[in-house]
């Protein structure tokens, strides 16, 4: 020391991406009241107009205007004084201060040392001195050149300018010689050469003396500087070799000084994997930011050092420079020019242009601090102090305070009640920081300076020095800070956000559009995610965004990570360097440790103080983990040394082995060849064909040839470092294990580079070639089949020699050592016991397996052969893709191998395990699932529904199973939702409020297709006479909508499926998702039950309970029944009666594997078992778990939202939903003789009935009509057919079949044209049993026969729902098809296989490699040329001389030429790569992915 989001259906772990924090010399957007303190060109070291930024000294010197004063004057002036300004000589300064960061990877910087290898102006202290001479040059004057800049010649002159002479303490140099901390430190002796300058003041009659400041020689200090050294100091090895003054020596030169610093000669060295050389980048540090720290990053402001001053080179002067505002040369650029020639250098302060996202005033002042000069006054000072501009940052203050509910108005939302903004406002009361006006008013400034005046020491005295007192002057900022008074809430709030992370939510608009977005992701009509509004949240004179750094990130892991499967162990060994290293002593003290020095100031931290506080400033302390020096201790490590034997090795003995190499030998098999036998096929496959074969194959026998491989033995057996090694024999040879304990004495472990070995494929040369067999050819398969299968077949496979150097080279596990429970195999050795015997048993070492404890692990798993616990060393990893690619280099004959990026792109990729789903995975089981059967569909006609088409409309919905005789259980009008046309603005409900009215209604007339419109008539109650009640009209609110959304919903329903499943509590297991229970063995129709069991129980489902049906009993008999008794009819339960029976309808009984036998632990099963009406769920029904399909329905109903409101509402007439080249579904009638037709004769059940069912009678050929009766029904009524009997038809498009059409009718209804049903007559189509296919059904079932009902005026009903009559066949069985259940397995699927997913091609965009070349850049090499300048040399010229000029030489900036290398940009064309909702072709991978997949290699 804080975490969060994001890979998944969920989980754990790995891993990246992203966010929350802090910071900034920042910029941009919106906004902006004040003050304090800081800060302000990060880009073009780009170019600069203008002004200023370094001068000063007359107390060093010679001149000297103007002005003033004095004198004089011929009145023009002159002279003198003062000696100013001004240049000049001279001195000091200009090397500081100020700027910038280009260069520099370096003794540049930091830190600590050295200098016995050095210098140091001004300053301080000390010692000694300052004597005496000389000659010039400026200024100036004259003449003169030039446009200018700037000169030239002649002449004069001073000095603290210059040059000699003297002196020489001391210093320097040389020689000799001591000491020493020993290179040049420090003494002594001798010799040689070498100094100086005055000025001012005081005093003195004068000589002179004194003081101060200068000057000279020397010593010491201080300060500053030079040089040298240790350590530290960025990235790239795709930069591995670099170096010729290079490395060293001797000598010389140069320098303040050491040194190849330079030169001559000699030697051949020096640096480098502990990273030389090269390339890239960069000023370094104190420190700043961040961080818990360790670290990481930065090097603005402030401070230290360095470097630079237009670019490059060079020196001069000087104490100090190779000099920002100096000089010379070269170059580029700019300016002036009379064209001859000149001038310039803001990276000083302001300022300008340019660049840029971006960074200020051409200000005031030397008042303070500091600097230069001066004796001083003083002058100079863009250093500095201040002011201006900028929210650039930090800090502080304010924009008001109290009260105030009618919770005002308004806005927003609303469930329409209200809620929120909100005490917020207004109002009342109060204050005045700020603001405006007015007044007052500091500190910064005095120990500075001037003037006056004392004292002390010394001195003859004075000045002076030192030390006091008094007085006086000086402020840019600025009338500023601050204080007081007056006025009045007056002058002052915004920005961002509100899906999660992350504090903060609603409405409207929009409709995958517009847009948002840091990540995940929002937006396709109900968006808390876009835009607006209201509200809210967070900050606040700021707030957001962008950029950058650190953090979070333990995501480079020193602190503090990993490598079996997530990324990651080198293919294996040997081994140099390096790292690490056994036991006992001795020595040493490098590491370890103490103290001291240093570690500048500022900063950070702590304490205190000053600005009203704070920021800020001041004072003190602490810290500064480092370096150096020094002292002690000696455990450990190191080093040196002595010993030891346990590590390691040697020796001896024994042993096993496909260890390696070479030579030889063997048999089986394949193939081929020869010969024999023999005849028609062989071979091959899923099935075939190609192929071989009558020229004799295949088969079979004999013989021969040749090559390759070695059956059985053979084994999670052996050996080897790995790769790998398998017939037998011989030779040569490596390693290993065991036993003994003789020898050596740590000789060891690991191992970057390096070296060696290294499967297969491949390459080269030469052999060899039987079988197999890339490529290739052919045959099949297929949509295709460049494959899988088949027939052939070349390289190759084999040998020798040489390359290659890679593999999923895997135990995906580096090597070595030690330690840490066991059990059980196998292989090799030794021992014990016992024995005839090594039969068994026990112990031990080595190797090789399995299972397991602790422990570890994300889990899986590992577990003495560790993935445990530790140590040593090496290798390797850091998101996925791009990519093991490109470029470069090395190796290779080549193939290629090794090393090995980036741009760009994604938010994941990946591991283990979990639950599902799926599999052309496995096991078990079920179902009219198949099979076995019966009857159908598909063909025909018709009915009906759908699609399609048509139409003004053919209303809408349902669409695999799970739509299609479905919603619809009744479309002529109505229904009706659709269309055309005509009307209405409210038909109906509910009120509220306002206005009007006294009716409403009804009737009449006219128009009209109707709806409707127009006109006329009619006209309340109560009353206190105010009005009230009621009604109507009208207005507003409101209604109405079969308009949209079933993907906003409720409810209901379908389906999987009446399948046996789906869950929970507690416990247990697992980090967790989750598991267990629910699995296993049996059994069942069943998660039904039993047994077993870390589970024990429970719930929803199953079953049962319910209804119905089958048997019996009891009770009750009307409308039902009629056996017995009586009556009675043509006949009839018709009547009296009866309850026996049937029946009705209520209650009971009965069935439970209860009994028996067998099997079984049990559950249970079996038996044509018994009994029974019924037997193992008796039959049928109702009943549908958790859930799935965004399944269906907004048009049944309800309902959110949206939409319409003289219309998408509503009314009316007519039309449509009934269309018709066609396609499909569901039915019906048939095709006939098991039949049709005619006649006769029987037998049901369940229902319906008053706007009804209707007996019966009459009429009609009939549908039906006219009468009439019973019944609201166990009472009356509606009513069977097949069957049976008899007859006829006789196999035909018929006496089958009935469509279609013509005619005539009946009925319903306001109305049968579109568009009803029925009746009769006539007509008499297709069709002779139906392709592929497909449906139903397991018993009172299928098939077949009729009956009833709902809806309904009628009916398109052949539909639907029920009812009964007659009444079969078959099931061996579970291989296969379909569906389902359980267990298990694999998975890259989870929208779950209708999944996922690969590659080419086509299109667009993006970055990148190659490329004929082209264009730049920096550097090196060689040669040519070569300015200025130092140095060296030098006969002619100058000078008395010193010396100078000139000339020559070396070096050299720059320039030129040449050939290479490196690097960057660009380039026709070209290569691959990445990305991109719906393109093309296939289907490679994931399941046994349909040929298991994958690795290396070749084609």
């Nucleotide at each position: 020391u804080a975490g969060a989001g994001u890979u998944u259906g969920a989980u754990c772990a790995u891993g990246g991406c992203u966010c929350a924090g802090a910071a900034c010399g920042a910029a941009c957007g919106c906004u902006g009241g004040c003050g304090g303190c800081a800060c302000g060109c990060c880009u073009c070291a780009u170019a600069c107009a203008u002004g200023c930024a370094a001068g000063u000294c007359g107390a060093g010197c010679g001149c000297g205007a103007a002005a003033u004063c004095a004198c004089u004057u011929u009145c023009g002036g002159g002279u003198g004084a003062c000696g100013u300004a001004g240049a000049g000589c001279g001195g000091c300064g200009a090397a500081c201060g100020g700027g910038u960061g280009a260069g520099u990877a370096a003794c540049a910087g930091g830190u600590g040392g050295g200098u016995a290898a050095u210098c140091u102006g001004c300053c301080u202290c000390c010692u000694g001195g300052c004597g005496g001479g000389g000659g010039a040059c400026a200024a100036c004057a004259g003449c003169u050149g030039g446009a200018a800049a700037c000169g030239g010649c002649u002449g004069c002159u001073a000095a603290u300018a210059c040059c000699g002479c003297a002196u020489g303490u001391g210093g320097u140099u040389g020689u000799a010689u001591g000491c020493u901390u020993a290179u040049g430190g420090u003494g002594u002796a001798c010799a040689a050469a070498g100094a100086a300058a005055g000025g001012c003041g005081c005093u003195u009659c004068a000589c002179g003396g004194c003081g101060c400041c200068a000057c000279c020689a020397g010593g010491a200090g201080a300060u500053g500087a030079g040089c040298c050294c240790g350590c530290c100091c960025c990235c790239c090895a795709u930069u591995a070799g670099c170096u010729a003054g290079u490395u060293g020596g001797u000598g010389a030169g140069a320098u303040a000084a050491c040194a190849g610093c330079u030169c001559a000669c000699c030697a051949a060295g020096g640096c480098a994997u502990c990273g030389a050389u090269g390339g890239g980048u960069a000023g370094c540090c104190g420190a700043g930011c961040u961080g818990a720290g360790a670290g990481g990053u930065u090097g603005a402001u402030c401070g230290g050092c360095c470097a630079c001053a237009c670019u490059g080179g060079a020196a001069c002067u000087g104490a100090g420079a190779c000099a920002c505002g100096g000089u010379c040369c070269a170059g580029a650029c700019a300016c002036c020019u009379a064209c001859g020639g000149g001038u310039g250098g803001c990276a000083g302060c302001a300022g300008u242009a340019g660049g840029g996202a971006a960074u200020a005033u051409u200000g005031c002042g030397c008042a303070a601090u500091g600097g230069g000069c001066g004796a001083a006054a003083g002058c100079c000072u863009g250093a500095c102090g201040c002011g201006g501009c900028g929210a650039u940052g930090c800090c502080g203050c304010g924009u008001g305070a109290g009260u105030g509910a009618c919770g005002a108005a308004a806005a927003u939302c609303u469930u329409c009640g209200g809620a929120u903004u909100g005490u917020a406002a207004a109002g009342c009361u109060c204050u005045u920081u700020u603001c405006u006006g007015a007044g007052g008013g500091a500190a910064g400034a005095a120990u500075a300076g001037g003037c006056c005046u004392g004292g002390u020491a010394g001195g003859a005295a004075a000045u002076g020095a030192c030390u006091g007192g008094g007085u006086u002057c000086u402020g840019a900022c600025g009338g500023u800070a601050c204080c007081u008074c007056a006025g009045g809430a007056a002058u002052a709030a915004g920005g961002a956000a509100c899906g999660g992370c992350u504090a903060a939510c609603u409405c409207c608009g929009u409709g995958c559009c517009a847009g948002c977005a840091g990540c995940c992701g929002c937006g396709g009509u109900a968006a808390u995610a876009c835009g607006g509004a209201g509200g809210u949240u967070c900050c606040a004179a700021g707030c957001g965004u962008u950029g950058u750094u650190c953090g979070g990130a333990a995501u480079u892991a020193c602190u503090g990570g990993g490598c079996g499967u997530a990324a990651a162990g080198g293919g294996a060994g040997c081994g140099c360097a390096g790292g690490c290293g056994g036991a006992c002593g001795g020595g040493u003290c490098a590491g370890u440790u103490u103290a001291a020095g240093u570690g500048g100031a500022a900063u950070c931290c702590c304490a205190g103080g000053g600005c009203u506080c704070a920021a800020c400033c001041c004072u003190g302390g602490a810290c500064g983990u480092g370096c150096u020096u020094u002292g002690g201790a000696u455990a450990c490590u190191g080093c040196c040394u002595g010993u030891c034997u346990u590590g390691a090795g040697u020796u001896c003995g024994u042993g096993a082995g496909a260890g390696g190499a070479a030579a030889g030998u063997g048999g089986a098999a394949u193939u081929c060849a020869g010969g024999g036998u023999g005849u028609a096929g062989c071979g091959g496959u899923g099935a075939a064909a190609u192929g071989c074969u009558u020229a004799g194959a295949u088969a079979u026998c004999c013989u021969g040839a040749g090559g390759a491989a070695c059956a059985c033995c053979a084994g999670u057996g052996g050996c080897g470092a790995a790769a790998g090694c398998g017939a037998c024999u011989u030779u040569c040879u490596g390693g290993c294990a065991c036993g003994a304990a003789a020898c050596u004495g740590a000789c060891g472990c690991u191992g970057a580079g390096g070296c060696u070995c290294g499967a297969a494929a491949g390459c080269a040369u030469g052999g060899g070639u039987a079988g197999c067999g890339a490529a290739c050819g052919g045959g099949a398969u297929u949509a295709g089949a460049u494959a899988c299968c088949c027939c052939g077949g070349u390289a190759g496979u084999c040998c020798a020699u040489g390359c290659c150097g890679u593999a999923a080279a895997c135990g995906u596990u580096g090597u070595g050592u030690a330690c840490u429970a066991g059990g059980u195999g196998c292989a090799g050795g030794a021992g014990g016991u016992a024995u005839c015997g090594a039969c068994c048993c026990c112990u031990u070492c080595u190797g090789u397996g399995c299972c397991g404890a602790a422990g570890c692990u994300a889990a899986c798993g590992c577990a003495u052969u560790a993935a445990g616990u530790a140590c040593a060393c090496c290798g390797c990893c850091u998101g996925g893709g791009g990519a093991g690619u490109a470029c470069g280099c090395g190796c290779g004959c080549a193939a290629g191998c090794g090393u090995g990026a980036a741009a760009c792109u994604c938010a994941a990729a990946g591991g283990a395990a979990u639950u599902g789903a799926c599999g052309g995975g496995g096991g078990c089981c079920c179902g009219c699932a198949c099979a076995a059967g019966c009857g159908g569909u598909g063909g025909a006609g018709c009915a009906u529904g759908u699609g399609g088409u048509u139409u003004a409309a053919u209303u809408c919905g349902a669409u695999g199973a799970u739509a299609c005789g479905c919603g619809a259980g009744g479309a002529a009008c109505c229904u009706u939702a659709c269309c055309u046309g005509g009307g209405c603005u409210u038909a109906a409900a509910u009120g509220u409020a306002g206005a009007c009215u006294g009716c409403a209604u009804u009737c009449a007339u006219g128009g009209g297709a109707a709806a409707c419109c127009a006109u006329g008539a009619u006209u309340u109650u109560c009353u206190u006479c105010g009005g009230a009640a009621c009604u109507g009209u009208u207005u507003a609110c409101a209604a109405g909508g079969u308009g949209c959304u079933g993907c906003a919903u409720g409810g209901u329903u379908g389906u999987c499926g009446u399948c046996a499943g789906c869950u929970c509590g507690u416990g247990c297991c697992g980090u967790g998702a989750g598991g267990u229970g629910u699995c296993g063995g049996a059994u069942u129709a069943a998660g039904u039950u039993c047994c077993a069991u870390a589970a024990c129980g429970a719930g929803c489902g199953c079953a049962a309970c319910c209804c119905u049906u089958a048997u019996c009993g009891u009770u009750a008999g009307u409308u039902g029944c009629c056996a017995g008794c009586g009556g009675g009819u043509a006949g009839a339960g018709c009547c009296g009666g009866g309850g026996a029976c049937u029946c009705u309808a209520a209650c009971g009984a009965a069935a439970c594997u209860g009994c028996c036998g067998g099997u079984g632990u049990a559950a249970a099963c079996c038996g044509u078992g018994a009994g029974g009406a019924a037997g193992g769920u008796g039959g049928g029904g109702a009943u549908g778990a958790c859930g799935u399909c965004a399944a269906a329905u907004c048009a049944g109903c309800a309902c959110g939202g949206c939409c319409c409101u003289u219309a998408u509402g509503u009314c009316c007439a007519g039309g449509g939903c009934u269309a018709c080249a066609c396609a499909c579904g569901u039915g019906u009638u048939a095709c006939a003789a098991u039949g049709g037709c005619c006649g006769g004769u029987a037998c049901a059940g369940a229902g319906g009935g008053c706007a009804g069912c209707u007996a019966c009678c009459u009429g009609g050929a009939g549908a039906c009509a006219g009468g009439a009766u019973g019944c609201g029904a166990a009472u009356c009524u509606c009513g069977a057919a097949a069957a049976c009997c008899g007859g006829u038809c006789u196999c035909a498009g018929u006496u089958c079949g009935g469509a279609u059409c013509g005619g005539a009718g009946u009925c319903u209804g306001c109305a049968a044209c579109c568009c009803g049903a029925c009746u009769c007559c006539g007509u008499g189509a297709a069709g002779c049993u139906g392709g592929a296919u497909u449906c139903g059904c397991u018993a009172g079932u299928a098939a077949u026969c009729g009956c009833g009902c709902a809806u309904c005026a009628g009916c398109c009903a052949u539909g639907g729902c029920g009812c009964g009559g007659u009444g079969a066949a078959u099931a061996c069985g579970u291989u296969c098809c379909c569906g389902g259940g359980c267990c298990u397995u694999g998975u890259a699927c989870a929208c779950a296989c209708c999944g996922c997913c690969c590659g080419u091609c086509a299109a667009g965009c993006c970055a990148u490699g190659g490329a004929a070349g082209c264009u730049g850049g920096g550097g090196g090499u060689a040669c040519c040329u070569g300015a200025a300048g130092u140095c060296c040399g030098u006969a002619a010229c100058c000078g008395c001389a010193a010396g100078g000029a000139g000339c020559g030489g070396c070096c050299u900036a720059g320039g030129g030429u040449a050939a290479a290398a490196c690097u960057a940009g660009u380039g026709a064309c070209u290569g691959g790569g990445g990305c991109u909702a719906a393109g093309u072709c296939g289907u490679a991978a994931c399941a046994a992915g349909g040929u298991a997949a994958c690795c290396g290699u070749a084609a």